[in-house]
RNA sequence: GCCAGCGGUUGAGGGUGUCCUGAUAUUUAUCGGGACUGAGAUUACACCCCUUGAACUUGAUCCGGACUAUACCGGCGAAAGGAAAUCGUUGGCUUUAAAA
Repeated sequence: GCCAGCGGUUGAGGGUGUCCUGAUAUUUAUCGGGACUGAGAUUACACCCCUUGAACUUGAUCCGGACUAUACCGGCGAAAGGAAAUCGUUGGCUUUAAAA
RNA backbone atom coordinates (compact mmCIF):
# COMPACT_ATOMS: atom_id res chain seq x y z
C1' G A 1 0.00 0.00 0.00
C1' C A 2 -3.90 -3.59 -1.34
C1' C A 3 -7.65 -7.38 -0.07
C1' A A 4 -10.96 -9.82 3.39
C1' G A 5 -13.59 -10.56 8.35
C1' C A 6 -15.52 -8.03 12.75
C1' G A 7 -16.79 -3.55 15.22
C1' G A 8 -17.49 1.98 15.89
C1' U A 9 -18.82 7.13 14.21
C1' U A 10 -21.40 10.20 10.95
C1' G A 11 -24.42 10.34 6.68
C1' A A 12 -27.77 8.09 3.29
C1' G A 13 -31.63 4.33 1.18
C1' G A 14 -36.16 1.41 2.20
C1' G A 15 -40.88 -0.96 3.61
C1' U A 16 -45.03 -0.64 6.94
C1' G A 17 -49.62 -5.76 4.51
C1' U A 18 -53.98 -9.25 5.22
C1' C A 19 -58.21 -10.82 8.06
C1' C A 20 -61.79 -10.44 12.31
C1' U A 21 -64.27 -7.15 15.52
C1' G A 22 -66.22 -2.47 18.30
C1' A A 23 -67.46 2.75 17.96
C1' U A 24 -68.34 7.13 14.94
C1' A A 25 -69.90 9.09 10.44
C1' U A 26 -72.82 7.15 6.19
C1' U A 27 -72.18 2.63 2.25
C1' U A 28 -67.60 3.35 2.38
C1' A A 29 -64.06 5.83 5.35
C1' U A 30 -61.75 7.17 10.28
C1' C A 31 -60.26 5.68 15.11
C1' G A 32 -59.57 1.62 18.71
C1' G A 33 -58.85 -3.77 20.04
C1' G A 34 -57.32 -8.69 18.40
C1' A A 35 -55.19 -12.58 15.08
C1' C A 36 -51.44 -14.26 10.82
C1' U A 37 -46.42 -13.94 8.64
C1' G A 38 -41.89 -11.53 9.36
C1' A A 39 -35.89 -8.32 11.28
C1' G A 40 -39.57 -4.71 10.83
C1' A A 41 -46.79 -4.16 9.63
C1' U A 42 -48.18 3.72 10.88
C1' U A 43 -43.51 6.35 12.07
C1' A A 44 -40.49 3.48 15.99
C1' C A 45 -33.88 7.06 15.10
C1' A A 46 -37.26 1.09 15.98
C1' C A 47 -35.87 -2.59 12.19
C1' C A 48 -33.35 -3.79 7.66
C1' C A 49 -29.81 -2.15 4.17
C1' C A 50 -25.54 0.98 1.82
C1' U A 51 -22.14 -1.46 -4.73
C1' U A 52 -19.11 -7.93 -1.68
C1' G A 53 -25.75 -4.19 -3.01
C1' A A 54 -32.74 -9.96 -2.71
C1' A A 55 -32.80 -3.73 2.09
C1' C A 56 -36.17 -2.11 -1.52
C1' U A 57 -38.50 -0.93 -6.51
C1' U A 58 -40.20 -2.45 -11.67
C1' G A 59 -42.15 -6.67 -14.18
C1' A A 60 -47.15 -7.42 -11.13
C1' U A 61 -54.30 -6.30 -11.04
C1' C A 62 -47.95 -11.92 -13.08
C1' C A 63 -47.62 -17.67 -12.55
C1' G A 64 -47.96 -22.18 -9.24
C1' G A 65 -49.12 -23.96 -4.11
C1' A A 66 -51.36 -23.01 0.60
C1' C A 67 -54.62 -19.83 3.64
C1' U A 68 -60.19 -16.81 6.77
C1' A A 69 -57.09 -13.59 3.90
C1' U A 70 -52.53 -11.49 2.28
C1' A A 71 -45.53 -11.18 -1.57
C1' C A 72 -47.79 -16.38 3.36
C1' C A 73 -44.22 -19.87 0.45
C1' G A 74 -41.88 -20.71 -4.19
C1' G A 75 -41.01 -19.15 -9.34
C1' C A 76 -39.91 -14.94 -12.15
C1' G A 77 -34.11 -13.89 -10.81
C1' A A 78 -26.75 -16.02 -13.93
C1' A A 79 -33.87 -10.07 -15.31
C1' A A 80 -33.64 -4.55 -14.94
C1' G A 81 -32.77 -0.64 -11.43
C1' G A 82 -31.07 0.71 -6.54
C1' A A 83 -28.26 4.48 -1.35
C1' A A 84 -20.99 5.70 1.59
C1' A A 85 -17.45 7.80 3.64
C1' U A 86 -14.06 7.26 7.49
C1' C A 87 -11.69 5.11 11.87
C1' G A 88 -10.14 0.93 14.88
C1' U A 89 -8.84 -4.18 15.24
C1' U A 90 -7.54 -9.21 13.29
C1' G A 91 -5.65 -12.06 9.26
C1' G A 92 -3.43 -12.51 4.36
C1' C A 93 -0.54 -10.62 0.08
C1' U A 94 2.98 -7.29 -2.11
C1' U A 95 6.74 -3.46 -1.98
C1' U A 96 10.46 -0.15 0.24
C1' A A 97 14.01 1.49 4.13
C1' A A 98 17.00 0.39 8.42
C1' A A 99 19.23 -3.22 11.61
C1' A A 100 21.03 -8.21 12.51
TPP riboswitch aptamer (THI element) from Fodinibius halophilus, 100 nucleotides, folded computationally. NCBI's taxonomy places the organism under Bacteria, Pseudomonadati, Balneolota, Balneolaceae, Fodinibius. The sequence was found by an Rfam model in a public genome assembly. Its mean pLDDT, the model's own confidence on a scale to 100, is 75. The model forms 100% of the base pairs in the Rfam consensus.